[in-house]
RNA sequence: UAAGCAGGACGAAUGAUCGCGGCUGCAAGUGUCGAAAGACCGCAGGUGAGGAAAGUCCGGGCUUCAUAGGGCAGGAUGCCGGCUAACGGCCGGUGGAGGUGACUCCCAGGAAAGUGCAACAGAAAUAUACCGCCGUAUUUUACGGUAAGGGUGGAAAGGCAGUGUAAGAGACUACCGCUGUUCUGGUAACAGGACAGGCUCUGCAAACCCCAUUCGAAGCAAGACCAGAUAGAAGCGAUGACGUGGCCCGCCAGCUUCAGGUAGGUCGCUUGAGACGGUUGGUAACAAUCGUUCUAGAUAGAUGAUCAUUCACGACAUAACCCGGCUUACAGUCCUGCUUACUAA
RNA sequence: GCUGAAAUAGCUCAGUUGGUAGAGCACUUCACUCGUAAUGAAGGGGUCGUCGGUUCAAAUCCGAUUUUCAGCU
Repeated sequence: UAAGCAGGACGAAUGAUCGCGGCUGCAAGUGUCGAAAGACCGCAGGUGAGGAAAGUCCGGGCUUCAUAGGGCAGGAUGCCGGCUAACGGCCGGUGGAGGUGACUCCCAGGAAAGUGCAACAGAAAUAUACCGCCGUAUUUUACGGUAAGGGUGGAAAGGCAGUGUAAGAGACUACCGCUGUUCUGGUAACAGGACAGGCUCUGCAAACCCCAUUCGAAGCAAGACCAGAUAGAAGCGAUGACGUGGCCCGCCAGCUUCAGGUAGGUCGCUUGAGACGGUUGGUAACAAUCGUUCUAGAUAGAUGAUCAUUCACGACAUAACCCGGCUUACAGUCCUGCUUACUAA
Repeated sequence: GCUGAAAUAGCUCAGUUGGUAGAGCACUUCACUCGUAAUGAAGGGGUCGUCGGUUCAAAUCCGAUUUUCAGCU
């Protein structure tokens, strides 16, 4: 210098005017709206979207149902250890795959518990003799032996070399692989070694299933309170309805459908597993501790417009109960560490 | 905002233990008819919404994504 790998930060900037949503302070009238509950009005100050606010794919808080109890069904997860409120997330390791490398990727338990599937092709798909080879009979052909060779297929009876044989074959031997036992190291997954078996047992579990762990259901339109309104009809129900898969147990007296009416206000609502910085422990995720700080809260739903200056001329996208993750979208800019190649000293 | 479902031929829909994607209507050609319709015969037309994965093999199983529909005070 070029090409790349990993991680992190930012997401046009500054000022002025107008407009919109909350908040705080001061002030305020026998004020305005309303049936009421309740809300509003002036001035000043300060504040107001994101890294994904998105998809709603997981997990947790919170709320109601019973404080969520028992077993069944069903769902989810799946190498090992750790972190966490929890997780299908994260960190570290093991094994496998890819890359020259930095590094990246993997739903990675069990197929010797059982069931099922493996179309077409092929002789045969878990079991076999089509071609070939060898032997016997009398040649055509038939019978027997044979998986070394050919052919089919995604997959064909451990691989390869030798011995052996009528031809062959783990039938036997060396090496490699596999399985079992055992020793060493490691918390473990696993790795390395020794001995034995001679190899009988292909693949699919993102097929049923088995094993282990785990999950009660619904969701802020949850739910609580205030004010107001109301028209009923049918069905079920102490022989137990309804109560979010159904059973038991327990509690409970109402429940379901159709029709009609009213659809106003307050809370839930944003101080939280919070943010930022330091120190300590840990490889790390993370934890402990100290200090500083408060940073939207609407309910038809607020972020916009104009002007001036500057630049790289601006992508994806706009909170709706909250938080931890994952996934997906994204113009560009900056920083740190590392790899490979070339050049120069 | 929360929750559930669907996407297969031009249209309406089938397609299950994963194994060559079908039906009805529509379309094209031929026959029948003086001609049209009906009828009969033959035929064409599909990236199974898109992308990736598991598998020998995916419309089907798994994940992501796009679009559409429905319910919840």
Background:
Predicted 3D model of RNase P RNA and transfer RNA as a complex of 418 nucleotides. It holds a member of the Rfam family "Bacterial RNase P class A". Rfam describes the family as follows. Ribonuclease P (RNase P) is a ubiquitous endoribonuclease, found in archaea, bacteria and eukarya as well as chloroplasts and mitochondria.